[in-house]
RNA sequence: UGCUCAUCAAGACCGGCUGAGGGACUGGCCCUUUGAAGCCGGGGCAACCCCUGAUCUUCCGCGACCCGGAAGAUUGGAAAGGUGCCAAUUCCUGCGGGACGCCCGGCAGCGAUGCAUGGCCUCCGCGAGAUGAGAG
Numbered sequence: 001u002g003c004u005c006a007u008c009a010a011g012a013c014c015g016g017c018u019g020a021g022g023g024a025c026u027g028g029c030c031c032u033u034u035g036a037a038g039c040c041g042g043g044g045c046a047a048c049c050c051c052u053g054a055u056c057u058u059c060c061g062c063g064a065c066c067c068g069g070a071a072g073a074u075u076g077g078a079a080a081g082g083u084g085c086c087a088a089u090u091c092c093u094g095c096g097g098g099a100c101g102c103c104c105g106g107c108a109g110c111g112a113u114g115c116a117u118g119g120c121c122u123c124c125g126c127g128a129g130a131u132g133a134g135a136g
Base pairs, nucleotide, nucleotide: 001136003134004133005132006131007130008129013042014041015040016039017038021031022030023029025094027092028091043086044085045084047083048082049081051077052076053075054074055073056072057071058070059069060068061067090128095125096124097123098122101120102119103118106115107114108113
């Protein structure tokens, strides 16, 4: 630095230095001199890799069982190692689509009510983003 796959509604601080910004971007909405972002010291969380237990499946070693090894799936543990993370659902949103209900106006109707467009709400997906792993 792009690609592929997986996950993203849980979890996690206290100081020192510094001094105005930050939450990727858009539009919102938030955090922040009761100190942002950054750097340093210590602490923690536990997503992936690594370590480790159990169960199941397949393959191999044996004629077969037991047993052993490899791969995969599910589910626990640990936090010693590699990364990561420690406000708000990835804070919401952006493009497409679906339902119930509600709302403004419009049309039809004597009226009850019905019909279509748009908006709100809500859900699903795509995209974008973040993190990890793999082969490059």
A computed fold for a 136-nucleotide RNA from a Caulobacterales bacterium, annotated as SAM riboswitch aptamer (S box leader). It was read from a public genome assembly, where an Rfam model found it. NCBI's taxonomy places the organism under Bacteria, Pseudomonadati, Pseudomonadota, Alphaproteobacteria, Caulobacterales.